[in-house]
Context: one part of a larger RNA
RNA sequence: GGCACAUGAAGGAUGCCUGGGCUCUCGGAGGCGACGAAGGACGUGACAAGCUGCGAAAAGCCGCGGGUAGGAGCAAAUAUCCUGUGAUCCGCGGAUGUCCGAAUGGGGCAACCCGGCGCGGGCGACCGCGUCACCACCCUUGAAGGGUGGAGCGAACCCGGGGAACUGAAACAUCUCAGUACCCGGAGGAAAAGAAAAUAACCCAAUGAUUGCGCAAGUAGUGGCGAGCGAACGCGCAGGAGCCCAAACCGGCGGUGUCGAGGCACCGACCGGGGUUGUAGGACCGCCAAAGAAUGGACAGGACAAGCGUAGCCGAACCCACUGGAAAGUGGGGCCGCAGCGGGUGACAGCCCCGUAGGCGAAACGCGCGUCGUGACAGAGGCGGCACCUGAGUAAGCCGGGACACGAGGAAUCCUGGCCGAAUCCGCGGGGACCAUCCCGCAAGGCUAAAUACUACCGAGAGACCGAUAGCGAACCAGUACCGUGAGGGAAAGGUGAAAAGAACCUCGAACAGAGGAGUGAAACAGACCCUGAAAUCAUGUGCCU
Repeated sequence: GGCACAUGAAGGAUGCCUGGGCUCUCGGAGGCGACGAAGGACGUGACAAGCUGCGAAAAGCCGCGGGUAGGAGCAAAUAUCCUGUGAUCCGCGGAUGUCCGAAUGGGGCAACCCGGCGCGGGCGACCGCGUCACCACCCUUGAAGGGUGGAGCGAACCCGGGGAACUGAAACAUCUCAGUACCCGGAGGAAAAGAAAAUAACCCAAUGAUUGCGCAAGUAGUGGCGAGCGAACGCGCAGGAGCCCAAACCGGCGGUGUCGAGGCACCGACCGGGGUUGUAGGACCGCCAAAGAAUGGACAGGACAAGCGUAGCCGAACCCACUGGAAAGUGGGGCCGCAGCGGGUGACAGCCCCGUAGGCGAAACGCGCGUCGUGACAGAGGCGGCACCUGAGUAAGCCGGGACACGAGGAAUCCUGGCCGAAUCCGCGGGGACCAUCCCGCAAGGCUAAAUACUACCGAGAGACCGAUAGCGAACCAGUACCGUGAGGGAAAGGUGAAAAGAACCUCGAACAGAGGAGUGAAACAGACCCUGAAAUCAUGUGCCU
């Protein structure tokens, strides 16, 4: 020096564990904010650095309800207190709530600086309270002024305005990715859509708002007919609901003109009545019939109220022996069960504890199918005549673009930047160029629950989900430490023991290092660098070889 074995050191794999995470199901809730939010700064404790709570009334104040013997958070210790006159704790309601932040008196490098006006207090310096931003609409007005609302935040879902590229086409330009990502605006608990100028139909028919799902169907189509894109009719389900204006006509109000001062005519962004459709309907005139009705809920606010939520309460049944540190194990003998889900307890517990099945419960606040009554609102017919009304820079056309599964195509249909530009019920649109016949409908105004989408948040539950290099980035004081001018990036880090019983005392030592005794414990090779304790690596001892 090598090899081997043994004992240790070092290290933290593995096993076991879980207070965390992931995904989903059902229910709830679906918003908060000028009555100052979300989020913060700074304070606040007997001592107080951090976290949590709270706000100068500051780990808290008041009331009501629950609950019962302890309590003063995490968090041990000291000190001092509170508490059967019911504390701590839990729920509901209220009070207080510095400064910044939409931040709103003005300013500003957020948490700071400086004001005006009114009222009150103080001799006074000054203090306290209130108020003072902007925008929109309404009222009023000469100017002023008054009232209501908005503003900001929030995970996804929704509607609208803008709108890529990588990529695919095995290159690439039309095309695709994709109306996706992303930006902006707006709204709601859903949003959007929605009551036919709709579909359909050889013949014979038929359907009857919208939305979502299954099929139709990867079909018909579309497509450098490449890559790819990709319907509808119809059928089956879920749900189900239909309405209101504009106009004709009548009246009011206001204005203008005229006047013989009684009126009349015209005008209107005004108000009321009337009226709302395609087998046309309505207005007006005439005739008939006739209740200012029955009735209605998608309006308003109210009362009642079952029930539900936000604290809680009751809740069956076991002992002995043995092993052991410990019994829930083993043996023996019992019991309950509408409860043998689950968790805990010194090992594995239906009967020890918490619970579970089942049942009960609210002063207060919230929700609330429904019922009741009130108000407001809605709420009609027939025949004939007449030819007044029925949404105009609209429909259509042409040019350019876009949307439709449909890329300009034979290209209907829808939207519109430009140019044009009708008809008026003897009317107009559509049925995929276009024409006829036929059929369906009535545009150019508006509203409308449910079935549908989503989950930041709350409750309950589930998993052939993870188990600390996994599972969220984060099981732990993590969006922290740290990095970056900044936008931004972004960790590592769990486990003594049943119980701290966390090692009094002694010895060595400079020692609050470390070690050896002693003691605790079932175990200390469980000693806090603490469960298990693999490998690399290192040391010591022994054997063999050189």

The part of an RNA shown here (large-subunit ribosomal RNA, domain I) has 546 nucleotides and comes from Duncaniella freteri. The RNAcentral record of the full RNA draws on ENA. Rfam family: Bacterial large subunit ribosomal RNA. Its mean pLDDT, the model's own confidence on a scale to 100, is 85. The source organism's lineage runs through Bacteria, Pseudomonadati, Bacteroidia, Muribaculaceae and Duncaniella.